Predicted 3D model of a 74-nucleotide RNA (transfer RNA) from an uncultured Bacilli bacterium.

[in-house]
RNA sequence: GAGUGAUUAGCUCAGUUGGAAAGAGCGCUACGUUGACAUCGUAGAGGUCAUAGGUUCAAGUCCUAUAUUACUCA
Numbered sequence: 001g002a003g004u005g006a007u008u009a010g011c012u013c014a015g016u017u018g019g020a021a022a023g024a025g026c027g028c029u030a031c032g033u034u035g036a037c038a039u040c041g042u043a044g045a046g047g048u049c050a051u052a053g054g055u056u057c058a059a060g061u062c063c064u065a066u067a068u069u070a071c072u073c074a
Stems, first nucleotide, its partner, number of pairs: 001073007010026004019057001028044005050066005
């Protein structure tokens, strides 16, 4: 330098063919349970879906560029 993949909650990841208010597990907070801790149960907080633009009535999802990262080739 060229190609391919990935980027969604603090972490690990799902998200089907573009359409309902964006989810799960772990973690965190509060409450219940206990003499206390743990476990367990209930509730809650936490997301500009990497960034910018485009297509569309509608984009996490399609297109383009950029960034970061992994791999392959040279």
It was read from a public genome assembly.
The coordinates come from a structure-prediction model, not an experiment, and the mean pLDDT is 80.
It matches the Rfam family "tRNA". Gene Ontology term of the family: triplet codon-amino acid adaptor activity.